Small-subunit ribosomal RNA, 5' domain from an uncultured prokaryote, 491 nucleotides, folded computationally. Its mean pLDDT, the model's own confidence on a scale to 100, is 87. The full RNA is in RNAcentral, with records from ENA.

[in-house]
Context: one part of a larger RNA
RNA sequence: GAAUCAACGCUGGCGGCGUGCCUAACACAUGCAAGUCGAGCGAGAAAGGGAACUUCGGUUCCUGAGUACAGCGGCGCACGGGCGAGUAACGCGUGGGAAUCUGCCCUUUGGUGGGGGAUAACCCGGGGAAACCUGGGCUAAUACCGCAUAAGCCUUAAGAGGGAAAGCCUUCACUUGCCGAAGGAGGGGCCCGCGUCCCAUUAGCUAGUUGGUGGGGUAACAGCCUCCCAAGGCAACGAUCGGUAGCCGGUCUGAGAGGACGGACGGCCACACUGGAACUGAGACACGGUCCAGACUCCUACGGGAGGCAGCAGUGGGGAAUUUUGCGCAAUGGGCGAAAGCCUGACGCAGCAACGCCGCGUGAAGGAAGAAGGUUUUCGGAUCGUAAACUUCUGUCCGAGGGGAAGAAAAAAAUGACGGUACCCUUGGAGGAAGCCCCGGCUAACUCCGUGCCAGCAGCCGCGGUAAUACGGGGGGGGCAAGCGUUGUUC
Numbered sequence: 001g002a003a004u005c006a007a008c009g010c011u012g013g014c015g016g017c018g019u020g021c022c023u024a025a026c027a028c029a030u031g032c033a034a035g036u037c038g039a040g041c042g043a044g045a046a047a048g049g050g051a052a053c054u055u056c057g058g059u060u061c062c063u064g065a066g067u068a069c070a071g072c073g074g075c076g077c078a079c080g081g082g083c084g085a086g087u088a089a090c091g092c093g094u095g096g097g098a099a100u101c102u103g104c105c106c107u108u109u110g111g112u113g114g115g116g117g118a119u120a121a122c123c124c125g126g127g128g129a130a131a132c133c134u135g136g137g138c139u140a141a142u143a144c145c146g147c148a149u150a151a152g153c154c155u156u157a158a159g160a161g162g163g164a165a166a167g168c169c170u171u172c173a174c175u176u177g178c179c180g181a182a183g184g185a186g187g188g189g190c191c192c193g194c195g196u197c198c199c200a201u202u203a204g205c206u207a208g209u210u211g212g213u214g215g216g217g218u219a220a221c222a223g224c225c226u227c228c229c230a231a232g233g234c235a236a237c238g239a240u241c242g243g244u245a246g247c248c249g250g251u252c253u254g255a256g257a258g259g260a261c262g263g264a265c266g267g268c269c270a271c272a273c274u275g276g277a278a279c280u281g282a283g284a285c286a287c288g289g290u291c292c293a294g295a296c297u298c299c300u301a302c303g304g305g306a307g308g309c310a311g312c313a314g315u316g317g318g319g320a321a322u323u324u325u326g327c328g329c330a331a332u333g334g335g336c337g338a339a340a341g342c343c344u345g346a347c348g349c350a351g352c353a354a355c356g357c358c359g360c361g362u363g364a365a366g367g368a369a370g371a372a373g374g375u376u377u378u379c380g381g382a383u384c385g386u387a388a389a390c391u392u393c394u395g396u397c398c399g400a401g402g403g404g405a406a407g408a409a410a411a412a413a414a415u416g417a418c419g420g421u422a423c424c425c426u427u428g429g430a431g432g433a434a435g436c437c438c439c440g441g442c443u444a445a446c447u448c449c450g451u452g453c454c455a456g457c458a459g460c461c462g463c464g465g466u467a468a469u470a471c472g473g474g475g476g477g478g479g480c481a482a483g484c485g486u487u488g489u490u491c
Base pairs, nucleotide, nucleotide: 001491002490003489004488006487007486008485009484010483013360014359015358016357017356018355019353020352021318026316027315028314030313031312032311035075036074037073040072041071048063049062050061051060052059053058082271084269091196092195093194094193095192096191097190100188101187102186105184106183107182108181109180110179111178112177113147115145116144122137123136124135125134126133127132153162154161155160167176197243198242204234205233206232209231210230211229212228214226215225216224246268247267248266249265250261251260252259253258273294274293275292276291277290296307297306298305299304324350326349327348328347332346333344334343335342336341363393364392365391366390373384374383375382376381397432398428399427400426401425402424403423407418435480436479437478438477439476440461441460442459446475447474448473449472450471456463457462
């Protein structure tokens, strides 16, 4: 000098675009953040409104409505969002590889025949404070299970053997589903070469360890697992131990080489109270799923239960320090649905913060009796200083009023959170808007007073003990400017 997710001190007018818990992966009140489909299925209210009857208590019917709530079933919940604890590793980066899987989507092709038994919801009963559990009975399906069929598929050397399906909507036509097979696209799993921090005051490490036969296992190769056999494997080209750390695209600096960093955005990985485990599924060993154990918090009728913000806001705590318990699904994108649509703290916006970058303003021109006043003085003057006053203007920003978007969408209509915002016009009026640091040398900018090795300053050298350009104040000056300094960190 440049840079910063900054903080602190003084100060502070506006706008645009960004950024905002670096610390305790500490604990969390409350609300919201993942649902959707009635064109898969069975069942099915109430309030309200209307009518008839009435012993005036009410009863029945129509509507509300095949609506609401719940259930079975399907798809989604493995995406999106967060965090960086762990990890020095095929984790990441890059370049290769073969023994693999793939829901939804696309292409091609073949099929979709005929049966069966259940079960929730519901009804009746029991237990429990609750969470919830349980017995009996009824019922449906694109839920479940046989049978038939098998082009192609799987197993097999061959012979032979094995294995599918579901309907719904519709006046019809159609559309859309379902099953088998092949291919594609996109996505994933696996293996390898090379690269990837510090310590040798860590020198030896290793028994599933290294290899092999058999067996098991996986979607798939493999000590991945296991019986047995052999005795190997790694290491000074740094094994092992220890420390530190998510990696990269990139960012900062620098002429470059290099050094430092990895916050925001994008890719990959890892994690989801701590540890462990599997289930379901195309996909998880699953943030807002399940089970077990543990710590913690809460409820309890003491028998037993409930919970997991490293989602968005917000609270306590820690800290030098980091925001609203906002609006909207209008756009983009996602899930479900034939669609209408519903859901979406993703996202789009708004709010707060000079935290950063950029832009603008705080007025312009004229104006010497060089006014008053301050400071200084050798008492003549000098300086603040065209600065002010005053005159003439301008209207950015600002106030008020009027108009008013694009962002919205393939023929039209409808649809905007932001927002009556941006922008335009009229009008008012210099009015409402300047500070901070420094002035001994480095380093740009000097005098007066006070103080007297005191009080204090200080980045380094060093200033202060009676004339201090170095301390404190005044005047003057220099630098930057809605900022200016200081501190931390990097080059």